[in-house]
RNA sequence: GGGCGAGUAACUCAGCGGUAGAGUUCCGGUCUUACACACCGGCUGUCGUCGGUUCGAUCCCGGCCUCGCCCA
Numbered sequence: 001g002g003g004c005g006a007g008u009a010a011c012u013c014a015g016c017g018g019u020a021g022a023g024u025u026c027c028g029g030u031c032u033u034a035c036a037c038a039c040c041g042g043c044u045g046u047c048g049u050c051g052g053u054u055c056g057a058u059c060c061c062g063g064c065c066u067c068g069c070c071c072a
Stems, first nucleotide, its partner, number of pairs: 001071007010024004018055001026042005048064005
């Protein structure tokens, strides 16, 4: 330098055009002598970034950034 893949909540990941979700973590409650477990409820997101397409973009297209793998 080139090719491919990934980037979404604190963490691990889903979501492939129509209001952004799950599990774990954290907080509150029930339970317990208490803790843990279990159950119930709740908070947290400029969807890496800048543009483009579209009535509408996490999703499609292009540039750039970061990480991983491969080639040179």
Record summary:
Transfer RNA from a Deltaproteobacteria bacterium, 72 nucleotides, folded computationally. The RNAcentral record of the sequence draws on ENA. The source organism's lineage runs through Bacteria, Pseudomonadati, Myxococcota and Myxococcia. It matches the Rfam family "tRNA". Rfam classes the family as a transfer RNA. Model confidence (mean pLDDT): 83 of 100.